[in-house]
Molecule: small-subunit ribosomal RNA
Organism: uncultured organism
RNA sequence: UUUCGGCGCGCCUAACACAUGCAAGUCGAACGGAGCUGUUUUCUCUGAAGUUUUCGGAUGGAAGAGAGUUCAGCUUAGUGGCGAAUGGGUGAGUAACACGUGAGCAACCUGCCUUUCAGUGGGGGACAACAUUUGGAAACGAAUGCUAAUACCGCAUAAGACCACAGUGUCGCAUGGCACAGGGGUCAAAGGAUUUAUCCGCUGAAAGAUGGGCUCGCGUCCGAUUAGCUAGAUGGUGAGGUAACGGCCCACCAUGGCGACGAUCGGUAGCCGGACUGAGAGGUUGAACGGCCACAUUGGGACUGAGACACGGCCCAGACUCCUACGGGAGGCAGCAGUGGGGAAUAUUGCACAAUGGGGGAAACCCUGAUGCAGCGACGCCGCGUGGAGGAAGAAGGUCUUCGGAUUGUAAGCUGUUGUCGCAAGGGAGGAAGACAGUGACGGUACCUUGUGAGAAAGUCACGGCUAACUACGUGCCAGCAGCCGCGGUAAUACGUAGGUGACAAGCGUUGUCCGGAUUUACUGGGUGUAAAGGGCGCGUAGGCGGACUGUCAAGUCAGUCGUGAAAUACCGGGGCUUAACCCCGGGGCUGCGAUUGAAACUGACAGCCUUGAGUAUCGGAGAGGAAAGCGGAAUUCCUAGUGUAGCGGUGAAAUGCGUAGAUAUUAGGAGGAACACCAGUGGCGAAGGCGGCUUUCUGGACUGUUACUGACACUGAGGCACGAAAGUGUGGGGAGCAAACAGGAUUAGAUACCCUGGUAGUCCACACCGUAAACGAUGAGCACUAGGUGUCGGGGUCGCAAGACUUCGGUGCCGCAGUUAACGCAUUAAGUGUUCCGCCUGGGGAGUACGUACGCAAGUAUGAAACUCAAAGGAAUUGACGGGGACCCGCACAAGCAGCGGAGCAUGUGGUUUAAUUCGAAGCAACGCGAAGAACCUUACCAGGACUUGACAUCCCUCUGAAACCCCUGAUAACGAAGGGGCCUCUACGGACAGAGGAGACAGGUGGUGCAUGGUUGUCGUCAGCUCGUGUCGUGAGAUGUUGGGUUAAGUCCCGCAACGAGCGCAACCCUUGCUGUUAGUUGCCAUCAUUGAGUUGGGCACUCUAACGGGACUGCCGGGGAUAACUCGGAGGAAGGUGGGGAUGACGUCAAAUCAUCAUGCCCCUUAUGUUCUGGGCUACACACGUGCUACAAUGGUCGGUACAAAGAGCAGCAAGACCGCGAGGUGGAGCAAAUCUCAAAAACCGAUCCCAGUUCGGAUUGCAGGCUGCAACUCGCCUGCAUGAAGUUGGAGUUGCUAGCAAUCGCGAAUCAGAAUGUCGCGGUGAAUGCGUUCCCGGGUCUUGUACACACCGCCCGUCACACCACGGAAGUUGGGGGUGCCCAAAGUUGGUCAAAAAAUAGAUUACCUAAGGCAAAACCAAUGACUGG
Repeated sequence: UUUCGGCGCGCCUAACACAUGCAAGUCGAACGGAGCUGUUUUCUCUGAAGUUUUCGGAUGGAAGAGAGUUCAGCUUAGUGGCGAAUGGGUGAGUAACACGUGAGCAACCUGCCUUUCAGUGGGGGACAACAUUUGGAAACGAAUGCUAAUACCGCAUAAGACCACAGUGUCGCAUGGCACAGGGGUCAAAGGAUUUAUCCGCUGAAAGAUGGGCUCGCGUCCGAUUAGCUAGAUGGUGAGGUAACGGCCCACCAUGGCGACGAUCGGUAGCCGGACUGAGAGGUUGAACGGCCACAUUGGGACUGAGACACGGCCCAGACUCCUACGGGAGGCAGCAGUGGGGAAUAUUGCACAAUGGGGGAAACCCUGAUGCAGCGACGCCGCGUGGAGGAAGAAGGUCUUCGGAUUGUAAGCUGUUGUCGCAAGGGAGGAAGACAGUGACGGUACCUUGUGAGAAAGUCACGGCUAACUACGUGCCAGCAGCCGCGGUAAUACGUAGGUGACAAGCGUUGUCCGGAUUUACUGGGUGUAAAGGGCGCGUAGGCGGACUGUCAAGUCAGUCGUGAAAUACCGGGGCUUAACCCCGGGGCUGCGAUUGAAACUGACAGCCUUGAGUAUCGGAGAGGAAAGCGGAAUUCCUAGUGUAGCGGUGAAAUGCGUAGAUAUUAGGAGGAACACCAGUGGCGAAGGCGGCUUUCUGGACUGUUACUGACACUGAGGCACGAAAGUGUGGGGAGCAAACAGGAUUAGAUACCCUGGUAGUCCACACCGUAAACGAUGAGCACUAGGUGUCGGGGUCGCAAGACUUCGGUGCCGCAGUUAACGCAUUAAGUGUUCCGCCUGGGGAGUACGUACGCAAGUAUGAAACUCAAAGGAAUUGACGGGGACCCGCACAAGCAGCGGAGCAUGUGGUUUAAUUCGAAGCAACGCGAAGAACCUUACCAGGACUUGACAUCCCUCUGAAACCCCUGAUAACGAAGGGGCCUCUACGGACAGAGGAGACAGGUGGUGCAUGGUUGUCGUCAGCUCGUGUCGUGAGAUGUUGGGUUAAGUCCCGCAACGAGCGCAACCCUUGCUGUUAGUUGCCAUCAUUGAGUUGGGCACUCUAACGGGACUGCCGGGGAUAACUCGGAGGAAGGUGGGGAUGACGUCAAAUCAUCAUGCCCCUUAUGUUCUGGGCUACACACGUGCUACAAUGGUCGGUACAAAGAGCAGCAAGACCGCGAGGUGGAGCAAAUCUCAAAAACCGAUCCCAGUUCGGAUUGCAGGCUGCAACUCGCCUGCAUGAAGUUGGAGUUGCUAGCAAUCGCGAAUCAGAAUGUCGCGGUGAAUGCGUUCCCGGGUCUUGUACACACCGCCCGUCACACCACGGAAGUUGGGGGUGCCCAAAGUUGGUCAAAAAAUAGAUUACCUAAGGCAAAACCAAUGACUGG
């Protein structure tokens, strides 16, 4: 959310408590009664109709009532029989012969049923009912009396059974069974009905069938942090008991029995057929249906009976509920319904015995919440429908849109049609067996027919990937989503909504559980060098496994047959409901167990034999193998004595320390302890740990050779037992050196460290503990097999004179093939191929922690979790990046130099501060004389105030007008704007165009935000030499190779080599400029020759210079040395220039979310009488301060004055402006010339003289005053320049830091852009013109190779610990509380069995008692939980 039908299923929780009704009765043909009805008949009472009447009555006797009687029928409280032990429910308990499976009982029972045999004779005494009396509230009794039976009890009979005795035969695995015969003993019975035919019963016995009982083999969950358990316990003898075996029970005797093949204990659980899943093997599960078991409020107990220790029986005890007169009683839904409660959650107080089945009965029949049906629930499975056909104006609406359209969508409306289905009506089953008749809860249901109605009938989830399905809006790390990865921080296909789409469909989605995927517990089918994982090492027990040959057996194994493996389920083939689900039939199967018959290869058992595995003997050599004792020299330290004097020692540098009381140094003597240089070796020995001076003694093992012997004796090895470095512990020694702790000195921000000076345990010895290590080859042990090469140690053999060569066994290394491995690697010393055995592993953390246990003197060791938490942790390799790693190389990177900056004043930019505003951006290098090639207004974006609102600007529409526009003048106002005067007076094709005014709305406008939404542009690494691709090859792959290597270069430049061969973007070259030169050309340029002038001024000329177009030239081309006969390099020649000649432009793949939304463009967002537009004024120019970049200086290589030369490159008409004149000057007047090789702007340093004489100066020029000039509407805020006057700081600049390698630095001036004016800035130009470079150790940056890495946002990375606070889980904790189980003691109900008692005896009943014992009480201990101040990681 929901149309219908069929078939199934439906308290998984509280085995919690239950109101009410029902769920087991039946038989009168077992019995005596009682009651009712009918009938028969007798008596009594009453007395109707009718008849009659003298009307008073008489008669009549019907019907009725009462009492009895006959017969028949019905009902049934009681006695009696059968049933009630089935059916139905539940799963608490149970880890067990409970269940499953297969056997056994010669150790058993079996009502009803079937078959057979034999009987059923004759007696007796009671008790209910009933009656009377009586107790009690009730439940229920008590006493006396009467009575029947198929109730009960003797007697007879005994086919037969049973018992004891003594036999025969036969059978069996044993005890033993069966059959037959003998005599003895014991033991039966019931009748009822009747049509007289019989039928139903009863008794004894045998057999069958069915149902049960008992025993055994095998199988059946988890925990060893449960390892020992057990006293009727294990067995025997005897007795008892039972249907029967048995310690089942008892007496006595013995001391057994179970257990690492898991006893005992703890936890959990009904078991199975089956169900789910899976390829299977398995794993999980035990709802429904079926089999078995257990239970019936809890515990105990027996009785009856064929059967019970009994769900709807009894007794006792406990808890609970109810009734009560308080004395006492009643009850048990885990039967069907139903109620409360618990819970996420599970139904009706229904109908019927019609069917199937059950009980009773001769039967009719009765009973049956078993069962058959119905009701409720989409809980599951299955089926059907919600319409089908036509239909494009592709309607409207919705959504999206690039505004064109697309999509929803033939979908709808519309047209005609059908009737599953709904409703109504008519008909109407099967299920019924059984010949006739009767019998249906379901049910007038299914089904059939007719009529009618498209009418009542579609949702849920999803749409980032996995995974089928996409857009818009909203939101803005918010709200939210999420199975995993993950999504959301202003353009979300992931959130929410809408449209669309996809999937499934009367359902869909979520959640939970199980299996799968998961070979992720690996039997099938895993691993263990480095990912988790080889025990530290050996000896060895159990166990596992085991050489060759022969024979026997047949346990394993294999084959055949037989039994069993219930049915249902599942599979296959059919059949029945319209189909399916469902149901029915048949078949195969059920992989198992048992029996039997065979086989004998393999395993096994037994017997025999063998020598090759293993071992023994023997010869020989090697060795730091072990234990003990002794000996030796060097060195350190200490002591004594001598010599000797001021230091020694120590470090990066020092200091503490020692030393004038004589150290260190040196000489001699002595003491003492420890360790053994050289030899010495990826050499040797040992199981490992480990072992090193020499000698002796004792002793273990391995190896080689040779024969002989034993004869599988072997291998591995859970537990167990030994050994086991260092440190540590105990006792006693010893103590030279070294040296934890400790002290001092340094270092340092600190330094509980590293360094130094001292120094105690300890290190050494003996004895005893500890038992761990990166105890490592991170590689368990044994055996066998599988290419080689080369060392080395110990033996042997052959050849050789020898040197040596070849070969063999054992050890120890390296390299390497096949193979293997995730890779690295391993590779006859395997990590290869097989095999045997053992240990160990199963994500990271928590944690090798806690608890428990064991060991230990202790330290601690061994064993060894969980809660909780994370989505990873880890291995190997790859590419980068990084390293206070390595190698090589480069760069004004350092070094060598020159000049600076940092100090001063000023200019300029920035920060900060201030402000109404000081607009905005740029931020290490790579922001800061940057955007800005130029802020007084403008610019201008900022601030204050005024003004406008279709707008300053664009397009479209309507109306009006044709000078109102435009220009000039005046002019309120701060200004824009308004107003006035004058001048000017549109075009036309007649549609209009153009311009202005007014109006309405679309829109304009925004230097508002986001450079982390973008385009474009730019910076930077860096003009560094790198960055890639195709094909091939290698690698599982990421990737590698190429691109590495050897040389060389400025260069991934070139050469050589090479599993690479080629190619692209970069480098270089091509382009511009400069340096030499040729040709062409000769004005405005030039002038050698000729003439001329003040002057290339002019004539003339184009040789030269120059100009500007095209060429040439340089290529390691030539020579020599080096190098590899290469590339290349060094030197030289020639040449203007020599090894890319100098300079420029040119910037690979990429990095920095680098810069810019304020150049421009642009998505989205925001403003719209304002964040737009406009105007005036102000601000961007502020000023305690800090920084960057510059200018000018500090002076004599200079300043000042005078004289006198030489450029290049540019610019110029709103312009540059000459000569001339005026002014001290800025400048002014005036204007020749020039739109330029023609004219103009227009040189300085230098050079030649003079002066100054080292000073705050004749240096320096800031600041300030006065007077001027220029531009411009306008120089107050706020311009530049000039003159006069004033004359500040500054005497070369701390730490630190910048630029530069040649026409470079330095120094000198010139020009241009911007521009009205305003450069110390910027971009250009030329003049003069140095010094230094040993070199690559170091600093910085970069490149290549290599190495380490736990980094990959890539070292500005990653990451560790303490502390503070909060919270979560767990451990400890003085204790406290609760629970289950067991043990001991006390008390002991009911009850069975036994004993005792009284009556004359027996039976029965009663009373009493003994043992056992439920519940209860007491006690101690163990275990499991919960909780606990505080505390721990």